Source information:
A computed fold for a 76-nucleotide RNA from Candidatus Beckwithbacteria bacterium RIFCSPHIGHO2_12_FULL_47_17, annotated as transfer RNA. Its mean pLDDT, the model's own confidence on a scale to 100, is 82. The same sequence occurs in records of 2 taxa. It matches the Rfam family "tRNA". Rfam classes the family as a transfer RNA. Rfam's curators write: Transfer RNA (tRNA) molecules are approximately 80 nucleotides in length.
[in-house]
RNA sequence: GGCAAGGUAGCCAAGUCGGUCACGGCGGGCGUCUGAAAAACGUCAGAUAUUGGUUCAAUUCCAAUCCUUGCCACCA
Repeated sequence: GGCAAGGUAGCCAAGUCGGUCACGGCGGGCGUCUGAAAAACGUCAGAUAUUGGUUCAAUUCCAAUCCUUGCCACCA
């Protein structure tokens, strides 16, 4: 340098023929329980890498940029 895959809460992770309130686990707050904890149960909050475009409507489609991983090539 070329190609491919990927980027969704603090962590992991599902979801795209474009359309309801973005699924779930760990973790966190509050509560129930207990003499008090732990566990368990209930409940609450938190996310679509950035910018632009298309569209009535974008996590999903398009472009550029940034980052991660892999493969190939090149230089010395």